[in-house]
RNA sequence: GGGCGGUUAGCUCAGUGGAAGAGCGCUUGCCUUACAAGCAAGAUGUCGACAGUUCAAAUCUGUCACCGCCCA
Numbered sequence: 001g002g003g004c005g006g007u008u009a010g011c012u013c014a015g016u017g018g019a020a021g022a023g024c025g026c027u028u029g030c031c032u033u034a035c036a037a038g039c040a041a042g043a044u045g046u047c048g049a050c051a052g053u054u055c056a057a058a059u060c061u062g063u064c065a066c067c068g069c070c071c072a
Stems, first nucleotide, its partner, number of pairs: 001071007010024004018055001026042005048064005
């Protein structure tokens, strides 16, 4: 330098046009001598950035940034 894949909650990931979800974790209460486990309730997102297409974009298109793999 070229090709491919990825970037979404604190972590690991799902969601591929109608606008945000799961597991684990975290907070509060119950339970316990206490901790863990369990039960109940709850909080949290500039969906990497900018622009474009669209009535509508996390999702489609372009450029850029970062991470990984392959080729040279």
Annotation: Predicted 3D model of a 72-nucleotide RNA (transfer RNA) from an uncultured Verrucomicrobiota bacterium. Rfam family: tRNA. Rfam links the family to the GO term triplet codon-amino acid adaptor activity.